RNAcentral holds the sequence, with entries from Rfam. A computed fold for a 73-nucleotide RNA from Desulfobacter latus, annotated as transfer RNA. The coordinates come from a structure-prediction model, not an experiment, and the mean pLDDT is 82.
[in-house]
RNA sequence: UGGCGCGUAACUCAGUUGGUAGAGUGCUACCUCGACACGGUAGAAGUCAGCGGUUCAAGUCCGCUCGUGCCAA
Repeated sequence: UGGCGCGUAACUCAGUUGGUAGAGUGCUACCUCGACACGGUAGAAGUCAGCGGUUCAAGUCCGCUCGUGCCAA
C1' cells in the first nucleotide's frame, strides 16, 4: 500500500425481509436461609465506533474516517 472480516449493555454475543434494541454472565434491591452459597422476583445499565448519504423509517443498505484481526506485497 492492496484485499477480506470485525466494532451492539461492565464482559461474551444474538438481532431473520429495513419497521418498539435483546439474551447469558455480572451489578442493585427484595424474597428464601441461623448465616453464606445456590435458587426465586423485580430493576438499573446502550451516542448500535464516528461522520455523511439513501429512505416515510437505518444496528441493518451505500460512501468516507477511526480502531482491531487475518492475508498478500